A computed fold for a 72-nucleotide RNA from a Deltaproteobacteria bacterium, annotated as transfer RNA.
Its mean pLDDT, the model's own confidence on a scale to 100, is 83.
The sequence is in RNAcentral, with records from ENA.
Its Rfam family is "tRNA".

RNA sequence: GCCCCCAUCGUCUAGUGGUUAGGACAUCGGUCUUUCAAGCCGGUAGUCGGGGUUCGAAUCCCCGUGGGGGCG
Numbered sequence: 001g002c003c004c005c006c007a008u009c010g011u012c013u014a015g016u017g018g019u020u021a022g023g024a025c026a027u028c029g030g031u032c033u034u035u036c037a038a039g040c041c042g043g044u045a046g047u048c049g050g051g052g053u054u055c056g057a058a059u060c061c062c063c064g065u066g067g068g069g070g071c072g
Stems, first nucleotide, its partner, number of pairs: 001071007010025004018055001027043005048064005
């Protein structure tokens, strides 16, 4: 330098055009317990940035940024 892949709550991840953006762990509150943990109930928290297509974009396209892999 060229090619390919990835980017969603704090972390790991599901979502392949119309979802209330879901789950696990973590965290916070409650419950239980003599206490802690575990269990149970509930809450907070997210689509990497910009542009485009579309009635409608996490999802499709382009540019960028960051990460990973391959070739030279």